[in-house]
RNA sequence: UUUUCGAAGAGUUUGAUUCUGGCUCAGAUUGAACGCUGGCGGCAUGCCUAACACAUGCAAGUCGAACGGUAACGGGCCCUUCGGGGCGCCGACGAGUGGCGGACGGGUGAGUAACACGUAGGAAUCUACCUGACAGUGGGGGAUAGCCCGGAGAAAUCCGGAUUAAUACCGCAUGAGCCCUAAGGGGGAAAGCGGGGGACCGCAAGGCCUCGCGCUGACAGAUGAGCCUACGUCCGAUUAGCUUGUUGGUGGGGUAACGGCCCACCAAGGCAACGAUCGGUAGCUGGUCUGAGAGGACGAUCAGCCACACUGGGACUGAGACACGGCCCAGACUCCUACGGGAGGCAGCAGUGGGGAAUAUUGGACAAUGGGGGAAACCCUGAUCCAGCAAUGCCGCGUGGGUGAUGACAGCGCUCUGCGUUGUAAAGCCCUUUCGGCGGGAACGAAAAGCCGGACGAUAAUACCGUCCGGUGCUGACGGUACCCGCAGAAGAAGCACCGGCUAACUCCGUGCCAGCAGCCGCGGUAAGACGGAGGGUGCGAGCGUUAAUCGGAAUUACUGGGCGUAAAGCGCAUGUAGGCGGCCAAACAAGUCAGGUGUGAAAUCCUCGGGCUUAACCUGGGAAGUGCACUUGAUACUGUUCGGCUAGAGUUUGGCAGAGGAAAGUAGAAUUCCCGGUGUAGCGGUGAAAUGCGUAGAUAUCGGGAGGAAUACCAGUGGCGAAGGCGGCUUUCUGGGCCAACACUGACGCUGAGGUGCGAAAGCGUGGGGAGCAAACAGGAUUAGAUACCCUGGUAGUCCACGCCCUAAACGAUGAGAACUAGACGUCGGGAAGGAUUUAUCCUCCUCGGUGUCGCAGCUAACGCGUUAAGUUCUCCGCCUGGGGAGUACGGCCGCAAGGUUGAAACUCAAAGAAAUUGACGGGGGCCCGCACAAGCGGUGGAGCAUGUGGUUUAAUUCGAUGCAACGCGAAGAACCUUACCUGCCCUUGACAGUUCCGGGAAGCUCUCAGAGAUGGGGGCGUGCCGCAAGGCCUCGGAAUACAGGUGCUGCAUGGCUGUCGUCAGCUCGUGUCGUGAGAUGUUGGGUUAAGUCCCGCAACGAGCGCAACCCUCGUGCCUAGUUGCCAACGGCUCGGCCGGGAACUCUAGGCAGACUGCCGGUGACAAACCGGAGGAAGGUGGGGAUGACGUCAAGUCCUCAUGGCCCUUAUGGGCAGGGCUACACACGUGCUACAAUGGCCGGUACAAAGGGUCGCCAACCCGCGAGGGGGAGCCAAUCCCAAAAAACCGGUCGUAGUCCGGAUCGGAGUCUGCAACUCGACUCCGUGAAGUCGGAAUCGCUAGUAAUCGCGAAUCAGCAAUGUCGCGGUGAAUACGUUCCCGGGCCUUGUACACACCGCCCGUCACACCAUGGGAGUUGGCUGCACCAGAAGCCGGUAGUCUAACCGCAAGGAGGACGCCGUCCACGGUGUGGUCAAUGACUGGGGUGAAGUCGUAACAAGGUAGCCGUAGGGGAACCUGCGGCUGGAUCACCUCCUUU
Repeated sequence: UUUUCGAAGAGUUUGAUUCUGGCUCAGAUUGAACGCUGGCGGCAUGCCUAACACAUGCAAGUCGAACGGUAACGGGCCCUUCGGGGCGCCGACGAGUGGCGGACGGGUGAGUAACACGUAGGAAUCUACCUGACAGUGGGGGAUAGCCCGGAGAAAUCCGGAUUAAUACCGCAUGAGCCCUAAGGGGGAAAGCGGGGGACCGCAAGGCCUCGCGCUGACAGAUGAGCCUACGUCCGAUUAGCUUGUUGGUGGGGUAACGGCCCACCAAGGCAACGAUCGGUAGCUGGUCUGAGAGGACGAUCAGCCACACUGGGACUGAGACACGGCCCAGACUCCUACGGGAGGCAGCAGUGGGGAAUAUUGGACAAUGGGGGAAACCCUGAUCCAGCAAUGCCGCGUGGGUGAUGACAGCGCUCUGCGUUGUAAAGCCCUUUCGGCGGGAACGAAAAGCCGGACGAUAAUACCGUCCGGUGCUGACGGUACCCGCAGAAGAAGCACCGGCUAACUCCGUGCCAGCAGCCGCGGUAAGACGGAGGGUGCGAGCGUUAAUCGGAAUUACUGGGCGUAAAGCGCAUGUAGGCGGCCAAACAAGUCAGGUGUGAAAUCCUCGGGCUUAACCUGGGAAGUGCACUUGAUACUGUUCGGCUAGAGUUUGGCAGAGGAAAGUAGAAUUCCCGGUGUAGCGGUGAAAUGCGUAGAUAUCGGGAGGAAUACCAGUGGCGAAGGCGGCUUUCUGGGCCAACACUGACGCUGAGGUGCGAAAGCGUGGGGAGCAAACAGGAUUAGAUACCCUGGUAGUCCACGCCCUAAACGAUGAGAACUAGACGUCGGGAAGGAUUUAUCCUCCUCGGUGUCGCAGCUAACGCGUUAAGUUCUCCGCCUGGGGAGUACGGCCGCAAGGUUGAAACUCAAAGAAAUUGACGGGGGCCCGCACAAGCGGUGGAGCAUGUGGUUUAAUUCGAUGCAACGCGAAGAACCUUACCUGCCCUUGACAGUUCCGGGAAGCUCUCAGAGAUGGGGGCGUGCCGCAAGGCCUCGGAAUACAGGUGCUGCAUGGCUGUCGUCAGCUCGUGUCGUGAGAUGUUGGGUUAAGUCCCGCAACGAGCGCAACCCUCGUGCCUAGUUGCCAACGGCUCGGCCGGGAACUCUAGGCAGACUGCCGGUGACAAACCGGAGGAAGGUGGGGAUGACGUCAAGUCCUCAUGGCCCUUAUGGGCAGGGCUACACACGUGCUACAAUGGCCGGUACAAAGGGUCGCCAACCCGCGAGGGGGAGCCAAUCCCAAAAAACCGGUCGUAGUCCGGAUCGGAGUCUGCAACUCGACUCCGUGAAGUCGGAAUCGCUAGUAAUCGCGAAUCAGCAAUGUCGCGGUGAAUACGUUCCCGGGCCUUGUACACACCGCCCGUCACACCAUGGGAGUUGGCUGCACCAGAAGCCGGUAGUCUAACCGCAAGGAGGACGCCGUCCACGGUGUGGUCAAUGACUGGGGUGAAGUCGUAACAAGGUAGCCGUAGGGGAACCUGCGGCUGGAUCACCUCCUUU
């Protein structure tokens, strides 16, 4: 430079965030299976499980041109009694001898962790058939099967006799380039068969010649095989030691061949932490799947290698086997049997049973390719080629195309009822005809061999044979298949999954935490886009989903490419072995490293360029690639090795220095306790308060004396020393390390460190001492519901010493060791240099080395934080981590006297567990500040009686709602009927009310009467209107019809609206900017100040909004305007009353205006805001009161005010009526009234309001009644009249502390009024009665000034009234607030948190119940296996002369050799004993996990109410408690020290 390839995330922990971390999903893939569905074709693939058992058929035969021959078939010949018989003569050929092949091909993957496989090499080998080249092929012999005869047996089969051939067998000869050798020599083979043929020989056969095939020996090649080596090849160390033919040597045996392969002897080796041995698992590879890659997983089909063939053992034959369709033995199993004996091996192709989620036909053909035999024809071939079955996979095609809006009538679904959706979809019209169907045509795959002719080779040869050329000619399982043509007709051909997020696609109905879904998160408890159905939609499509499995995503094992302060993770510390790593200079070498070359890396696959099937899948040719290994040539920087040198690392030497460094011995004083004695007397001690305890037998206190043990105040310090643990009076002895200064020396001697070794707080253990104080256990006393605790009084182990164990801690800086580099500032300890001051001592400044701290730049970190003492930047080495729980548990090993330590799992279970930081909330955390919050006061409630509401109970019903504050005199500002919703009974059914249509009557309406409880029903009387184009309409009654009405029925957790509450608290937010990865922060914090986030100042903030305040109403002062119904100062009149004339001043009325703003003065404060005081003023710092209620909280309240979604009822859950109930009554609570009395009651007298209401009304005067009230009727639609008397107060009198002249409940009687009606169930009046109650336990409420308290008045609702309620009005009119410690509520800041449904939170353990997996367990059963021994089939080998024996030798006898038998070695199966190990199971038992609301407590999270936690020990129902030592991962306050800023 060019080219090619080429990497995605999401959901889920939280209120939210960042990080850590697991789980889950989207992708690709499969020999798949299952569910639903299914048109065609091509190409592939198809028992992954029981290497489980197999019926039946087939899968290895062939050669007559090796041989004797002729059982069957065909031909020929002969005979014939016409039934047939004979002749191997020909074609052929059963059985047999013989040869070659059955060691290939085909199957399977059990075994095997190994030279089995892979890659690269090697030397001591064999190799049938094949090829090349050399030589030979002479001459003999003896048997044997078949056949025949005889015999045994059910059969399989066997035995005996006779005869016979060969390319069967055996000698002899010859023989080399073969073998052996002592180098002299010795050993040592063969076979023929067929075709053709001239001369010659022979009667013939034939000899002979020749060709071909064969045979023998040897050489070489090729092919195949055997052997050896290096490297690579799974998991487990809870397998750490293994090994005796073991390791090597010598000699021998054996093999094709090297070799302990085997044997004898000798030596004592060999392997192993770089993992031996043992256990588990597994055929290996090319490759396949996945992945960006590196990797990971796998090893079906195809190809290479290996292993196996019912299980185990064994050999034989052979070139080759220890042999899938051979043999022998043993075993299991199956079959046959005449019970004596036999037979068998589908992991060949089909097929069967079985197993299993699951895997095909008992098909065709040798036509092709290939294999065996043969000279060949040919035969054989379940190899193979084809077909069949299966959507099992990949690929291709189709199920139609165009047009078609009346957006069709329909259907379905929805619906705001809109011709919106399904939807151009359909219909209709016009086309096309792939595939399938029918009919017709029709291949490639076939080239050979053979035959004819020709040429050439060989030969004596024109035969034969071979090669080539030409011609001829036969052969197709598939299959009448591919392909082509024709015919008809849209005709025969679409499903599956999904639609909450991830993830593409939404509605209705049903269901109601049910039924169900679910990959994760999670849906479902009446409005489910998540369940089921439907409509619609999305995705893919002859498939679609599900399940299983692998890789990916997962950087979640991190080589590429992770981490360890707090998330999981640094060994407690050191020393040091192996190992790893290692300073400067130079040289050599070339192992690593780099470059080139050569060989190899099989083919197929993958990639690429082409080619062939219409395309594709598929097939096929070439190339590339195969990242590797080996050999070789070169390079030498780096690493390495060797050699030589250096001094910067390290060490040694000299002189100093500091130190609680260690060990031992001695010694000192203070204090506690005990003992003795003195003084002395009633207590001491202890606590929140007490008690136990001690003390009149004299304690405590105090003085003197003594004993004993332990620990060393002050100094003392984020001071020192040590590797860590740890170390503290003083002196001495011994001893380790460190630092500084300066010189010399050694010359890399270094760093780290798996194992190993040593040290290692406290507690604990053993033996022996010691024992003052303290103090587990224990005892007692308290506390408490309990108190196995916290507190108290005692008290034993222990704490101390010596020796020996234990070996663990929050053994922490939660931070391994070493080295280098990278801004500073300020302390402090030790040493040194310099300067200065000073009287030596000493102090100050600065520099430097070493240690120890704080802050901080860069950088790092998820953040917190770290920051030259790194958690920064690098290097080296070690240790450790991989979700939470189970569990640091179990089992096993090692260690320990024990306690226990160390190493250290799994099943099962969860969708998280976790770190840091954020915002809140909370704290029996802190700071600041408010509020009638407390305190200070006044008056109440809680006690009584009654009223009223509620709970409860009762009832036919006691309608419903409201339930801490914030329900309870609340909805209800009026329950006798009505109201009324409840109950009982009687009635109505288009309805009491609304729409439409139709019919009939009548206006409406008023009224009488009968039955009935009434609704209702029956009957009677009086009446007629308006409009109108004269039908009719308005209105009304009755009837009919239809949609519908109606519901105080349910859901306030489906809602609107309205309301309560925190709270009239001062807060709640936003924009932009800035900071932070982010949630978020900043602003809004801070200093002041305020009633206030009110204002000022400061400030990375600057502004703004909703709140606060103000604007509004009312009261308080004044002015202006106005003057009736209100007023009356002056004037006049009178009946003395603003009554009249009049007045417009005043009060008042009601409209407007003014006034108050910290404006002024002084002080304080920061020169501010503001506060304090003062002046003026009617009013002063918000003047009093009201209205006004931020963002939000409580699923707060209300479906019974109203409105409203959904659901429910429809002769009733609707409607009408009567009566009853809501008024019940053993009780409990809330809110009130009246009291308990003398600040009072009663009697008499005398004053003063405000605000309201009034025509279905308020009602005056006057009369009657004791009174409620009655009569009466003036006035008033109201500043005019009325309700209306205000009351307390004041004056006078009485009562005299009494259950009363207090108090008035209750009850009796008599009345009044309202009303249709006062029985249940009204109010009021009068007479009588006269209860409880003498100031109220624990507890609790209101109120800060015109307030509390007290006094009356009015109104709404309302016929009346249960009103003592509620809402208003005025009269009289206080006390107290030191103050903010405490209680309650709230605001701001800060802190801790394991809370976030937010402390009414969270959460721990025992116990009880259910289920699950698991440990122990007397044992039991089975698998594998070690050792010792017994036994020993078949067989090989060795021995042996008991028996037998053709070839050779020998005249013979006999020998050589052989066979059988016997013996021996080895050895399979089997057996005995004893171990190891694994699995299953086991009464009982241990803990663990999970489960909706079980029991007991409250351990932890806040200072969690005793800070928590770690180790250890004891104790206890349980969480836990206590002792000893340790840690901060403890809050708070104070002090000390240090740092920063000024």

Notes:
The RNA shown here (small-subunit ribosomal RNA) has 1542 nucleotides and comes from a Gammaproteobacteria bacterium. Taxonomically the source falls in Gammaproteobacteria (Bacteria, Pseudomonadati, Pseudomonadota). The sequence is in RNAcentral, with records from ENA. It matches the Rfam family "Bacterial small subunit ribosomal RNA". Gene Ontology terms of the family: ribosome and structural constituent of ribosome. Its mean pLDDT, the model's own confidence on a scale to 100, is 84.